Glycine riboswitch aptamer from a Chloroflexota bacterium, 108 nucleotides, folded computationally.
The sequence was found by an Rfam model in a public genome assembly.
Taxonomically the source falls in Chloroflexota (Bacteria, Bacillati).
The coordinates come from a structure-prediction model, not an experiment, and the mean pLDDT is 84.
[in-house]
RNA sequence: AUGACGCAGGCGAGAGAGAGCUCCACCCCCGAGCCGCCGAAGGGGCAAGUUCGCCGGACCGCCAAUCCCGCGAGCGACACUCUCAGGCAAAAGGAUCGCCUGCCGACG
Numbered sequence: 001a002u003g004a005c006g007c008a009g010g011c012g013a014g015a016g017a018g019a020g021c022u023c024c025a026c027c028c029c030c031g032a033g034c035c036g037c038c039g040a041a042g043g044g045g046c047a048a049g050u051u052c053g054c055c056g057g058a059c060c061g062c063c064a065a066u067c068c069c070g071c072g073a074g075c076g077a078c079a080c081u082c083u084c085a086g087g088c089a090a091a092a093g094g095a096u097c098g099c100c101u102g103c104c105g106a107c108g
Base pairs, nucleotide, nucleotide: 006103007102008101009100010099011098012097013096018035020034021033022032023031036088037087038086042084043082044081045080049075050074051073052072053071054070056068057067058066
């Protein structure tokens, strides 16, 4: 099930930050050098918690189990953070949200 959740596509909305300086050049773009910025493509990082291992302690006649402390490793969220990538007129892109369509098939 008149289709959850999830995935893909279409339409609509969608922020931030120098049209920076120099060379080339009519402007933008591209290339090179220099300085300043943004976070919402993507990517990196992680708190509580949790799992495993090890030393020690409690309990026990002893071991194991259980609990506690410490150390190490793993998993672990964000629109937080980093600024690698990307971006800083327009265009394009753009997390996210709304609607529609398709796929999947049961959660919320």